The RNA shown here (Bacterial RNase P class A) has 351 nucleotides and comes from Proteobacteria bacterium UBA5122. Of the family's consensus pairs, 98% are formed in the model. Taxonomically the source falls in Pseudomonadota (Bacteria, Pseudomonadati). Rfam family: Bacterial RNase P class A. The family's RNA type in Rfam is ribozyme. Rfam links the family to the GO terms dimeric ribonuclease P complex, ribonuclease P activity and tRNA processing.
RNA sequence: GGAGUCGGCCAGGCAAUCGCUGUGUUUCGACAUAGAGGAAAGUCCGGGCUCCACAGGGCAGGGUGCCAGGUAACACCUGGGGGGCGCGAGUCUACGGCUAGUGCAACAGAAAACAUACCGCCUAAGUCCCUUUAUUAAGGGGCCGGUAAGGUUGAAAUGGUGCGGUAAGAGCGCACCGCGCCGGUGGUAACAUGCGGCGGCAGGGUAAACCCCACCCGGAGCAAGACCAAAUAGGGGAACAAUGGCGCGGCCCGCGCUGUUCCCGGGUAGGUUGCUUGAGGUAUGUGGCGACGCAUAUCCCAGAUGAAUGAUUGUCCACGACAGAACCCGGCUUAUCGGCUAACUCUACUU
Numbered sequence: 001g002g003a004g005u006c007g008g009c010c011a012g013g014c015a016a017u018c019g020c021u022g023u024g025u026u027u028c029g030a031c032a033u034a035g036a037g038g039a040a041a042g043u044c045c046g047g048g049c050u051c052c053a054c055a056g057g058g059c060a061g062g063g064u065g066c067c068a069g070g071u072a073a074c075a076c077c078u079g080g081g082g083g084g085c086g087c088g089a090g091u092c093u094a095c096g097g098c099u100a101g102u103g104c105a106a107c108a109g110a111a112a113a114c115a116u117a118c119c120g121c122c123u124a125a126g127u128c129c130c131u132u133u134a135u136u137a138a139g140g141g142g143c144c145g146g147u148a149a150g151g152u153u154g155a156a157a158u159g160g161u162g163c164g165g166u167a168a169g170a171g172c173g174c175a176c177c178g179c180g181c182c183g184g185u186g187g188u189a190a191c192a193u194g195c196g197g198c199g200g201c202a203g204g205g206u207a208a209a210c211c212c213c214a215c216c217c218g219g220a221g222c223a224a225g226a227c228c229a230a231a232u233a234g235g236g237g238a239a240c241a242a243u244g245g246c247g248c249g250g251c252c253c254g255c256g257c258u259g260u261u262c263c264c265g266g267g268u269a270g271g272u273u274g275c276u277u278g279a280g281g282u283a284u285g286u287g288g289c290g291a292c293g294c295a296u297a298u299c300c301c302a303g304a305u306g307a308a309u310g311a312u313u314g315u316c317c318a319c320g321a322c323a324g325a326a327c328c329c330g331g332c333u334u335a336u337c338g339g340c341u342a343a344c345u346c347u348a349c350u351u
Base pairs, nucleotide, nucleotide: 001347002346003345004344005343007341008340009339010338012316013315014314015313016312017311018310020035021034022033023032024031025030037322041333042332044331045330046329047328048327049221050220051219052218056253057252058251059250061217062216063215064214065213066080067079068078069077070076081095082093083092084091085090096212097211101210102209103206104205118151119150120147121146122145126143127142128141129140130139131138132137159177160176161175162174163173164172178201179199180198181197182196183195184193185192186191225273226272227271228270235264236263237262238261239260240259244258245257246256247255248254280299281298282297283296284295285294286293287292
């Protein structure tokens, strides 16, 4: 210098004029002060809060799925382990179980299961035929039989390499590797282990297939809920009636209340609150590999409700993308123009 990996911060600035919303003050003229995001988005998770409601048990249903921690909690985050990718810095992971059971795998291939013989190899032993030979015997072919070492197909073929053995082969036997079981050592654990012993040991894949196992889970939601005001037709009809009806997301038990449910028709719908002081921010110290915790100090940082921050001018520049709160918070995911900055990896050259 080039090419990469992984983080942090910013989100047009400055000045002037006019304008909008909240809060406070006010001599009612006005003044002071605060005022959209890193994702406010998606509504995908987890909660706080409110109500059902006094709040239990079970089934069904749903969620998560290596280990240990963090957190109010989580499907989130941190650190480890296994596996995949990368020369590497790093990165991805839907990562419990196929020896509980049931399924699925086109085509090809002999064969994809409680297996299989297309091309092959053997023909010792059994039997038939032919040729040579004096005979023993030798050679060839067939039947019966043995075999899966070699070849074919496929994503995957029933452990691999070598030696022995056999008629030819085969864990048939042996050595090493692999696999299974039992131990030792290290680690909280997941796991690791050129550690030891036993066993010839065999069909594998797939659970993001059904399923099994372990753990967890009430529901609805600020249009929740509370208060004040207003209004009419406290109208009409139907069903059940304490062995009933209604409520608790579905079902059962249980609990609570004592009337409840459905259809038609008519009237009103305005205001206040919930509503922003928080699992809050910042700084310093301290514990921890880290997520994060603890202590001290300090700050108040939007509360609109047909929906507030806009317009104009000048100037600087990196010339501004994606994009606007609506009860609040912690995450994840998606979109995105640029600028600044820290560490690490690979590589070329120079010293």